RNAcentral holds the sequence, with entries from MGnify. The RNA shown here (c-di-GMP-I-GGC riboswitch aptamer) has 75 nucleotides and comes from a soil metagenome. The prediction has a mean pLDDT of 86.
RNA sequence: UCGAUAAGGGCAAACCCGCCGCGAGGCGGGGGCGCAAAGCCAGGGGUCUCGUUCGGGAGACGGCCCAGCUGCCGA
Numbered sequence: 001u002c003g004a005u006a007a008g009g010g011c012a013a014a015c016c017c018g019c020c021g022c023g024a025g026g027c028g029g030g031g032g033c034g035c036a037a038a039g040c041c042a043g044g045g046g047u048c049u050c051g052u053u054c055g056g057g058a059g060a061c062g063g064c065c066c067a068g069c070u071g072c073c074g075a
Stems, first nucleotide, its partner, number of pairs: 001075003010035002015030006033063001039069002043066003046061005
């Protein structure tokens, strides 16, 4: 740097149930669309929520992109 129609494993979309949150959403269980960083990180962009005295503020998303950190197997 690359990724099989390999091995051992890993994660877990929609949807359903329970709990938390005003909300975006989060956590747990079921589920499995997909994923070689679908591991971490909210720094930049983006999207979204609450809310605004319209200047701004407080938040959510890492399974949207970039940057940063780390990493299994094989070639």